[in-house]
RNA sequence: GCCUUAUCAAGAGCGGUGGAGGGAACGGCCCGAUGAAGCCCGGCAACCUGCAAAAGCGGAGCUGAUCUGUUGAUGCAAGGUGCUAAAUCCGGCGGUAGUGUAUCGAAAGAUGAGGG
Numbered sequence: 001g002c003c004u005u006a007u008c009a010a011g012a013g014c015g016g017u018g019g020a021g022g023g024a025a026c027g028g029c030c031c032g033a034u035g036a037a038g039c040c041c042g043g044c045a046a047c048c049u050g051c052a053a054a055a056g057c058g059g060a061g062c063u064g065a066u067c068u069g070u071u072g073a074u075g076c077a078a079g080g081u082g083c084u085a086a087a088u089c090c091g092g093c094g095g096u097a098g099u100g101u102a103u104c105g106a107a108a109g110a111u112g113a114g115g116g
Stems, first nucleotide, its partner, number of pairs: 002115007013041001015040003021031003026091003042084003047080002049077004055071006088108001093105005
């Protein structure tokens, strides 16, 4: 980089360092020396992961109690990622409507998990 799939309107710093840029690209509109990116620390969340586990299915036992395999609602943790202005900041393509607008969807993008 490619394919599949889930999620993307919630949440997160008056810190240190750094010095001019940043918000994917394009068009907008914004943020920025009252300091941008990056890095460090802090924080948020809970996709993967770990632990517990209602309930379901199965096995042992067989009157039963009980033991056990598996899936697992839910809860806790936070090891691997991720994220930490604005809805993925908004738009571009398409549908609908009360059509300089509203709304739904797609595309594109981001992140996780899996795959060749």
SAM riboswitch aptamer (S box leader) from bacterium 1xD42-67, 116 nucleotides, folded computationally. RNAcentral holds the sequence, with entries from Rfam. It matches the Rfam family "SAM riboswitch aptamer (S box leader)". Its family is annotated with regulation of gene expression in the Gene Ontology. From the family's description: The SAM riboswitch is found upstream of a number of genes which code for proteins involved in methionine or cysteine biosynthesis in Gram-positive bacteria. The coordinates come from a structure-prediction model, not an experiment, and the mean pLDDT is 85. Of the family's consensus pairs, 97% are formed in the model.